[in-house]
The part of an RNA shown here (large-subunit ribosomal RNA, half B) has 1163 nucleotides and comes from a Candidatus Anstonellales archaeon.
Context: one part of a larger RNA
RNA sequence: CCCAGGCAAGGGAAUUCGGCAAAUUAGCCCUGUAUGUUCGCUAGAAGGGGUGCCUGCUCUCUUUGAGAGUAGGUCGCAGUGACUAGAGGGGAGCGACUGUUUACCAAAAACACAGGUCAUCGCUAAGCAGAAAUGCUUUGUACGGUGGCCGACGCCUGCUCACUGCCGGUACCUGAAAGCCCCUUUCAAGGGGAAGAAGGGCCGGUAAAGAGCGGGGGUAACUCUGACCCUCUUAAGGUAGCGUAAUACCUCGCCGCUUAAUUGGCGGCUUGCAUGAAUGGCGUAACGUCUCCCCUGCUGUCCCUGCCUGGGACCCUGUGAACUCACUGUCCGGUGAAGAUGCCGGAAACUCCCAGUGGGAAACGAAGACCCCGUGGAGCUUUACUACAGCCAGAUGUUGCUUUAUUAGUUGGGUUACAGAGCGUAGGUGGGAGCCUUCGAAGCUGCCUCUCCGGGGGCAGUGGAGGCGCCAAUGUAACACCACCUAACCCAGCUGGUAAAGCUUACCGAAAGGGACAGCGUCUGGUAGGUAGUUUGGCUGGGGCGGUACGCCUAUGAAAGGGAAACAUAGGCGCCCAAUGGUCAGCUCAGGCGGGUCAGAAAUCCGCCGAAGAGGGUUAAGGACAUAUGCUGGCCUGACUGCUUUCCUAACAGCGUGGAAAGCAGGCUCGAAAGAGGGGCCUAACGAACCUCAGUGCCCCAUUUGUGGGGGCCUGAGCUGUCAGACAAGCUACCCCGGGGGUAACAGGCUCGUUGCGGGCGAGAGUACACAUCGGCCCCGCAGCUUGGUACAUCGCUGUCGGCUUGGGCCAUCCUGGCUCUGCAGGAGGAGCCAAGGGUUGGGUUGUUCAUCCAUUAAAGGCCCACAUGAGCUGGGUUCAGUACGUCGCGAGACAGUACGGUAGUAUCUACUGGGAGCGUCGGCUCUUUGAGGGGAAGGAGCCUUUAGUACGAGAGGAACGGGGCUCCGGGACCACUGGUGUACCGGUUGUGCAUGCAGUUGCCGGGCAGCUACGUCCCGUGAAGAUAAGGCCUGAAAGCAUCUAAGGCCGAAGCUUCCCCCAAGACUAGAGAGCUUAAGCCCGCCCAUAGCAGAUGGGUUUGAUAGGACAGCGGUGUAAGCCCUAAGGCAACGAGGGGUUUAGCCGGCUGUUACUAAAGGG
Repeated sequence: CCCAGGCAAGGGAAUUCGGCAAAUUAGCCCUGUAUGUUCGCUAGAAGGGGUGCCUGCUCUCUUUGAGAGUAGGUCGCAGUGACUAGAGGGGAGCGACUGUUUACCAAAAACACAGGUCAUCGCUAAGCAGAAAUGCUUUGUACGGUGGCCGACGCCUGCUCACUGCCGGUACCUGAAAGCCCCUUUCAAGGGGAAGAAGGGCCGGUAAAGAGCGGGGGUAACUCUGACCCUCUUAAGGUAGCGUAAUACCUCGCCGCUUAAUUGGCGGCUUGCAUGAAUGGCGUAACGUCUCCCCUGCUGUCCCUGCCUGGGACCCUGUGAACUCACUGUCCGGUGAAGAUGCCGGAAACUCCCAGUGGGAAACGAAGACCCCGUGGAGCUUUACUACAGCCAGAUGUUGCUUUAUUAGUUGGGUUACAGAGCGUAGGUGGGAGCCUUCGAAGCUGCCUCUCCGGGGGCAGUGGAGGCGCCAAUGUAACACCACCUAACCCAGCUGGUAAAGCUUACCGAAAGGGACAGCGUCUGGUAGGUAGUUUGGCUGGGGCGGUACGCCUAUGAAAGGGAAACAUAGGCGCCCAAUGGUCAGCUCAGGCGGGUCAGAAAUCCGCCGAAGAGGGUUAAGGACAUAUGCUGGCCUGACUGCUUUCCUAACAGCGUGGAAAGCAGGCUCGAAAGAGGGGCCUAACGAACCUCAGUGCCCCAUUUGUGGGGGCCUGAGCUGUCAGACAAGCUACCCCGGGGGUAACAGGCUCGUUGCGGGCGAGAGUACACAUCGGCCCCGCAGCUUGGUACAUCGCUGUCGGCUUGGGCCAUCCUGGCUCUGCAGGAGGAGCCAAGGGUUGGGUUGUUCAUCCAUUAAAGGCCCACAUGAGCUGGGUUCAGUACGUCGCGAGACAGUACGGUAGUAUCUACUGGGAGCGUCGGCUCUUUGAGGGGAAGGAGCCUUUAGUACGAGAGGAACGGGGCUCCGGGACCACUGGUGUACCGGUUGUGCAUGCAGUUGCCGGGCAGCUACGUCCCGUGAAGAUAAGGCCUGAAAGCAUCUAAGGCCGAAGCUUCCCCCAAGACUAGAGAGCUUAAGCCCGCCCAUAGCAGAUGGGUUUGAUAGGACAGCGGUGUAAGCCCUAAGGCAACGAGGGGUUUAGCCGGCUGUUACUAAAGGG
C1' cells in the first nucleotide's frame, strides 16, 4: 500500500452526476394510525409504551408441559442484553398488477397479461408445415379457431375515402393462348378481324385498414386581445383532453412554491420549432431491485483524517508459470516525416542490489470497431432491375350420355319477290301448248300468317263443277305447267359453337353423396419482396448535401510558335429557317446637323456630314466583312450523286466519331461571261454495336415452278447528355472483410482571416482644456488561448469532455510590496510603471468547462504544460448493442433532437522516492568536522488597539510613519494535557456446550495503560546585511545656461544574494583535525530494541541488568471467591438480590530491584 473488517471527538450530505457505500431500523405484546381508494386496500402507515430475574396467587389448554394475567421484590449503561431481525415519510413520470427478457456489459418505461376491437373461417373450413402422400390446429366446430392492433379499471375515442390497400359492382373500354371468320391462285408459314377470362380502366363502400387532419388580412369608446367579417385553398383542415411534457428548437420561457442561493423538482400560464384520441387520449387506488425531486432519522460520503484486527504484500523454505523482448545508461536546448534514451550542442552521472511510486518508453494487449476507399461481402427494406414459388383466370387432356334454347354452315321442302303501264303483286334464264279439278273447281264462313294495305299464302268447314293458260292489250321483259338460278324468310335433318338443365359410368369419397365439375397434367394471361439473384456512377481542398468544372463553343488565365491545370474568371450550345438557302443585278448603314402640313424628343420627305460608331435567324464572345459576307428585287433548289486528298477533333505515338477545306467525274441552278453554288460569313448545335423500320438494286438458302418466307451487301431513320454508348433503388448503431494516415474526427506542426492584447494619428467629450479619464474613421504590429484554413506525421491503434488528485511554468498582476500622474484636500477611487516570493475561499443549479446566484474575503487573476495529469481515480456527458417520444422516410431506418439503461486489463527498462552492498579516495582504523554544491516560502496575510478623533477638511468625515496584542492559512516537531484508537487488560451480560470454549466480528456492552495520533501542544525573529528594479536625488558637462548621466556619487521593493534549517568529500581538487595501531579495531554468531521490508542502525554478550522470570512500585478495572449477616414472600423447603470481610481480586508491551533462565563460540 491492497483486500475483508472494528471504532471514532465536534459537525452531520457541507461529499458526489446521484446518500454510491456505510450507518440507522429490526422479534413479540399493547396502543394508535393520516390521505387516497376500485372499499379489497393504503397499513407493520406514521407515532408511543412494554420486554430481564426472583417470590406469591388466579385462570386456560392438547396437563412430566405450554400459555395468559395479577400483586410484590430486585440488578445492570443496556433485558428480542449474543444470534436472528423493515429505516420511514411526502411529491411527480412511466408501466395497471404477479410474471418474461439480451446464458457472458442493458431487467427497463421493453415483452407478456386479463380485457377491448377489427378481419377471416360452416368444417374435405380458414390458418400453418410438406415435392407429395400426409400432418398440426382437432378426435375441436362460431359462447369455436386463426390473424392484426390496443393493453386492468374509469371517462372517452372527433373530422377526412382525395392517395395506397381491401371488399363489392360493372352498360361501356382494354385484355393472352386456344378455337372461329376473312385474306394470301392448293397447302404450310404469314396477315387481318370478330367474340372474349381473370386482371386493369370505370362506379361505389371501408379509417379500432395504411394514412392525413391549412394560410393571409381586417375588426370592440385607453391599450391589449379578437366573439365578428373578408379572402385563398383542401379529401378534410386537429374536436374533447393534455401541454415548456420520456414530446418545446429558441430555453436556464414567464409566474408561484421549495432553498441563504436551484440550468433541478412541484404547481400554474401556454404564442404545441414538431401534443392529441385503440401506432389510443386523459385520469387512476394498489403494485415496482424502474426514473426524478424533497423531508426526518442516521452515519467516516465529507470537513480531515487517525487508530486497531485478520489475510496478502515483505523475509525464509519448497514448487514454479504467462504477457513481453532488434539492440540499448540519463537530462536540457536544438534539429528533424513538423512530439528524440539513440542525431547536433551542452550538462549530469562510480558499479550492483532491495522495497516502493506510476512521469516516459508517443509502453504492452487487438493488421482502428470512428472516417474514407474497394466497379469487396452480408443482413434488412421497397412503388429499384430481372426472375421464380404461391394464388387467380382462360384453353386443352383425363372427359362420357341426354334434353332445351340459341347461333353458324350445309342438305331437303315450302313461302315471298308489287317503279309506272298492264284485268292483276311480272325476281332471272330456258323449255313450253296445254295444265289443275268428284282423291272435290269457283264462291262463301271462320282461324293463322305475310303485306307495298291493293292483296298473297296456308288450314278447317261449307259448297257441288268449274278454274287457268295460249290469243289480245300493256310492257325492257308475258303469264298455265316444267327445270335451273338469285335474295330474304319459315320448317325439318346433319355438323360445329355458346348458354342452361338433367343423367351416371370415368373421377373424388369409408359411406351418404358429389360428378364430368373438382383434382391432376400441359399451354397462356394476371398478380406476386413470399423467395432469389443483382444493381444502387464519377469528379470532389475527407465524405455527404450542393454543384457539374462528365460532350461541345468563345474570351481571359496562357508568360507574342504549338500545347497547357484548379469546384479559376466572364458567358454560351443540345436549336431555328423551304427561306433566314443558291446565284445575278441594284443599293449603302448607325448617328448628327439644317429644312419641311397635321407631326410632338422619336412617323414619312429633302439636303449635307458620316470607314462603319450599323447589320447578319436566335444567338455567347472573338475575328473577318462597304467594289459586301449587309439591304432590296429577279430566277432557282448545290440544304446535289459517286470518288479522292489534306486538316481539326487528338501538342509530341495510335485512336472512333463528328466537322472543315481542296480536287475529279456525273447531272444541274444563276449569270452575257469570268465564274459562284456539296446550306446559313467563320469558330458550337452532336452519337457505336445489337435490334427494328424504310429505300434501292444485287447476292445466298430450302424448292420443279409460282406466291410467300429467311439471311446478306449499300444508304437513310429510331438511342445511349455518366455524351468511345451497363437493363439497375435504398437502410445498416446487428454488421463483416481487405486496405488507407493516398483521406476526415482528438492532439501536434504551419498559417493567423477570426480571437486576445498593444501601438500610431487625434475627429471628438471631458463646464473651459485632445491627451486626469475616454477616444470615431484610417493605419501598423505582437501573441499563438478561441474559431477557422491546411492535410505534413500518426488508421499492423498516441485512449476522447468534465470532476478529483498531484503539481511545474509564463506574466499581459486579482491581492500583498515599492513608485508616478490625477478632474489626488482627507477617506475612497481612476490611470500608469516595477515586481511572479507567497496567496488566490466555502456553497445552490447544471455531466458540464463556462455561466448565474448565496455567503465570505486582502484577493477570490489569466494562460500554457498532448484543451498537463484514465498502466493515478471517477465514468455524470459524448460515442456500440436494448427501449420510448417528437420529427423525417411508403419502408428498412435516421436525427451536433430528447429521455431511461449500459464490462475501465498489465510494472520489463528508464525515471523518481527511500534503503543497502562493493570498489575508489595510495597502510589500517575509531571519532570530530569543513562546506564546494544542492533543497526550503518557512513563512504568507489579515483584524483589533495605540499613534488619534490627531494631520487634512466649512462640515460630514478621516489617515500615515512607528509601537503592542490576537487570528487565519501554510510548514516542522512532539504526546505532559484534551480528544481518538487501544482484538494487552478489567468488569457487566445473553444463548449454547460436560469442559477448554464458541456465537459472520473482541459474541455483545461499559471502561481503559503504553504506543500511534489531531480535534491537542510547542516552534517558525522584532528582523538584519549586500547588490538592484521602477522611481527619487547630488555633483556635472557635451550645449558658458539648464539637465539625475555622458564620467562620478547617494538612496530605493513581499522580488535577487546572504545571515536561519536540512542533505552534503563519489566535491576524482575524493578535503581537514584528534587519537589508536599488528593489534588497534572490526565482523560472523548469540540475547535484544529507542531500529527495522531484506540489508542497515542502536544496545548487550558473565569484568553482564540485554531479554525472559520473580519481587516491589506506579497504573487499569472497580470491590473476587469463600464465609457470616440480611431479603419480597412462603407452613416449610427455598429464595433474585443487598451488606460485611474488601480502595478487594485480576492484570500491565511501564519504572525499579534481583543473575533464577538465556547471551556457547568463531574469524

Record summary:
The organism belongs to Candidatus Anstonellales, within Archaea. The RNAcentral record of the full RNA draws on ENA.